[in-house]
FMN riboswitch aptamer (RFN element) from Jannaschia helgolandensis, 123 nucleotides, folded computationally. NCBI's taxonomy places the organism under Bacteria, Pseudomonadota, Alphaproteobacteria, Rhodobacterales, Jannaschia.
């Protein structure tokens, strides 16, 4: 460098209600590189909204395309034991795109058979 593979989990059980896997109690889940030593909440990237930029519109948006420039991108604290941990061990706490919906969603439906940070494999 050129191919080709692979890449994200979780509502169980009660309560109220006409109606909730969305409320309200008890649980569940945790991409990907970094890192003095193993991380959802140290640093930093993905995807998604937004935003621009072009086009179309039946003026409500709708497609296609840009990328970090500006915005959302969320969250940890105590003790221990070490040379070294906000990463492990004890314990508390805390976070979680966007649209849908008889009713408010991390966990349900969709966009998504999508896209990906990246990881591995063959020449």
């Nucleotide at each position: 460098a050129u191919u080709c593979u692979c890449a994200g989990g979780g509502c169980g059980g009660g309560g109220u209600g006409a109606a909730a896997u969305u409320c309200c109690c008890c649980a569940c889940c945790g991409g990907c590189g970094g890192u003095g030593a193993u991380a959802g909440c140290c640093c930093g990237c993905g995807a998604g909204c937004g935003c621009c930029a072009u086009c179309c519109u039946u003026c409500g948006g709708g497609a296609u395309g840009g990328g970090u420039c500006a915005g959302c991108a969320g969250a940890u604290c105590c003790g221990g034991u070490g040379g070294a941990a906000u990463u492990c061990c004890g314990g508390g706490g805390c976070c979680g795109a966007c649209g849908g919906u008889c009713a408010u969603a991390g966990u349900c439906c969709g966009g998504a058979u999508g896209g990906g940070a990246g990881a591995g494999a063959a020449u």